Small-subunit ribosomal RNA, central domain from a Lentisphaeria bacterium, 350 nucleotides, folded computationally.
RNAcentral holds the full RNA, with entries from ENA.
NCBI's taxonomy places the organism under Bacteria, Pseudomonadati, Lentisphaerota, Lentisphaeria.
Context: one part of a larger RNA
RNA sequence: CUGGGCGUAAAGGGUCCGCAGGGGGCCUGCCACGCCCGCCGUGAAAUUUCAGGGCUCAACCCUGAACCUGCGGCGGGUACGGGCGGGCUGGAGUGCAGGAAGGGCAGACGGAAUUCCAGGUGUAGCGGUGGAAUGCGUAGAUAUCUGGAGGAACACCGAUGGCGAAGGCGGUCUGCUGGCCUGCAACUGACCCUCAUGGACGAGAGCGUGGGUAGCAAACAGGAUUAGAUACCCUGGUAGUCCACGCCGUAAACGUUGUGUGCUAGAUGUGGGUGGGUUCGGCCCCAUCCGCGUCCCAGCUAACGCGAUAAGCACACCGCCUGGGGACUACGGCCGCAAGGCUAAAACUC
Repeated sequence: CUGGGCGUAAAGGGUCCGCAGGGGGCCUGCCACGCCCGCCGUGAAAUUUCAGGGCUCAACCCUGAACCUGCGGCGGGUACGGGCGGGCUGGAGUGCAGGAAGGGCAGACGGAAUUCCAGGUGUAGCGGUGGAAUGCGUAGAUAUCUGGAGGAACACCGAUGGCGAAGGCGGUCUGCUGGCCUGCAACUGACCCUCAUGGACGAGAGCGUGGGUAGCAAACAGGAUUAGAUACCCUGGUAGUCCACGCCGUAAACGUUGUGUGCUAGAUGUGGGUGGGUUCGGCCCCAUCCGCGUCCCAGCUAACGCGAUAAGCACACCGCCUGGGGACUACGGCCGCAAGGCUAAAACUC
């Protein structure tokens, strides 16, 4: 140096960008660094192996040969890897013409509903539950009508559907902005893939400062239940949930399946595009590209299952695992306002 693995047994980093590093398309010229061949030098002895010999044998010893897989020099080869040069267009990107969408940010607007306030009608209850009670109500509640205030969320459409790298994204309109798909092949000419360290993004909860607060609701209070009830049920209710800015950086961050590329039977549904056929109506049929599903051949798998959206066949690169507990811990370090996060043992024990 070398093993076997990572959907569910231990194991894919939450996601992306990306320096170093690793890997890299087709044709061609040169070089000869890797690589290959030949020769020369060197590679001490002992040891080792083989052959022969000496102690009666053996151990041991002696002689010879081999080995010493290496290094250096010289000569030669150029397929592959590499370097330098030239060319190419299939990878990658650009352009032009179309297209779909809850992708992101900001602003404006809208209706339904809950709550509250004011007023009208109206009277003895309402609410709540398994049944109740706490609670609200003759200071006029609940119900109902009119007007007003305010905050949060956007029914139907809505899908097994769409978009986004992931987290995630849903009323309408406008502005700004990112990505994607198809068609044409005009342009560049390998500009590519992956990525330790690093950077950015990252649900919810939580934290800081300021604001906001309708509904909901940890904590808390009360009423019930119960042997008890620090719960489940009920009446209230503060943080919080919302906004701005700044932190935190976690998750069953899951498809529990890293990214990229190529290859390997089909069937069917659905979203977006293009071409052809057509009774011309995107109605249907055929072909094709991109996405989202279902079923399955081969193959794979311990089985379950996966099966062109692979867990099949391969290549490139990264991350990770190596019995259970101790331990998503201690110590140390780094980060954080804190909560804590990241990295991560051992004794001991089975």